[in-house]
Model confidence (mean pLDDT): 88 of 100. A computed fold for a 350-nucleotide part of an RNA from an uncultured bacterium, annotated as small-subunit ribosomal RNA, central domain.
Context: one part of a larger RNA
């Protein structure tokens, strides 16, 4: 170097784009790079294998063969690889038509409800709990009614429902915008596939400068509880939560399952579209596609279990794994205002 592996045992990167590399559909014709096959040189010697001899045997040592899996050169094959040159359309992408969507940005409204503020009516209690008490109320509170101001969320539709690479997305409307489906089969002609690096996105919490702050709410006070409560419960309550711009870069960033493609029984829903049959018409049923879910054939698996959305049969490409602790550390190194990330050891213990 081959070999074994990643759902749950160590092991798929958080997503995505994409450079190089690595792979790469059909047909014909050239060339002969890899690749076969033959020949010829070389590939010291000693070692090693094997056959025979020599010291009484061995070790040792002669002498012969083989080996020296290599290189160079020459003839020569022409399936496959690679190159070049000319096609094809299936893969890829483009156009045309059409529908469905909480995909994403900006701006605009809008009703409920919560606090507050103001006023009416009104009188002693609210409030919270296992049970209390801190706390609020005769300076009129709670409760009710009218105004109003402010901030965050979007009841019911709502779904095992849809859309995005992911992370995530939910009141309405206008505008600007990525994608992905189906259908028609018109055009390009393999233009792909998978990606180390780079590079972009990336919940919450965090930080920086400015706004906002109604609720809810880490710290911190206070009341309980208890042996004792730095907790859980209950009264307050500030950061944050919320805009803008500027960062951090994690996460049980989970389906703990990379990405493409092909093949390999089926059943039952749903969701987006075509078609056919029917009909007045829509369903209802039949068939194709895409997506989301359950159940199973065969295989698969240490079991659980997966099962055409495989963990199934196989092919390319990247990523990772190698006993536990040490240690998602130290050191070094890039980045970061910093928290810290990200890369990552070792003694030494079992």
């Nucleotide at each position: 170097c081959u070999g074994g592996g990643c759902g749950u045992a160590a092991a798929g990167a958080g997503u995505g784009u994409g450079u190089a590399g690595g792979c790469g559909g059909u047909g014909a014709g050239a060339u002969g790079u890899g690749u076969c096959a033959g020949g010829c040189g070389u590939g010291a010697a000693a070692u090693c294998u094997c056959a025979a001899g020599g010291c009484u045997c061995a070790a040792c040592u002669u002498u012969g063969a083989a080996a020296u899996u290599g290189c160079a050169c020459c003839u020569g094959a022409a399936a496959c690889u690679g190159u070049c040159u000319c096609g094809c359309u299936u893969g890829a992408g483009u156009g045309c038509u059409g529908g469905a969507g909480a995909g994403g940005g900006u701006a605009g409204c809008g009703g409920a409800a919560u606090u507050c503020a103001c006023g009416g009516u009104g009188u002693a209690g609210c409030a919270g709990u296992g049970a209390a008490a801190u706390g609020c109320g005769u300076a009129g509170a709670u409760a009710u009614c009218g105004u109003g101001a402010g901030g965050a969320a979007c009841a019911c539709c709502a779904a095992u429902g849809g859309c995005g690479a992911a992370g995530g997305c939910a009141g309405c409307u206008a505008c600007c915008u990525g994608g992905a489906c189906a259908g028609c089969a018109a055009c390009u002609g393999a233009c792909g596939c998978u990606a180390a690096a780079g590079c972009a996105c990336g919940a919450a919490a965090g930080c920086g400068u400015g706004g906002g702050g109604a609720g809810c709410a880490a710290a911190a006070g206070g009341g309980a509880u208890u042996a004792g409560a730095u907790a859980c419960c209950c009264c307050u309550g500030u950061a944050g939560u919320c805009c803008a711009c500027g960062c951090c870069c994690u996460a049980a960033a989970c389906a703990u399952u990379g990405c493409a493609c092909a093949c390999u029984a089926g059943g039952u829903u749903u969701u987006g579209g075509c078609a056919g049959a029917u009909u007045c018409g829509a369903c209802c049923c039949u068939g194709c596609c895409g997506g989301g879910a359950c159940c199973c054939a065969a295989g698969c698996u240490a079991a659980c279990g997966c099962g055409u959305u495989a963990a199934g049969u196989g092919u390319g490409c990247c990523g990772c794994c190698u006993g536990a602790g040490g240690a998602c550390u130290a050191c070094g190194g890039u980045c970061g205002c910093a928290a810290g990330a990200c890369u990552a050891a070792a003694a030494c213990u079992c």
The full RNA is in RNAcentral, with records from ENA and SILVA.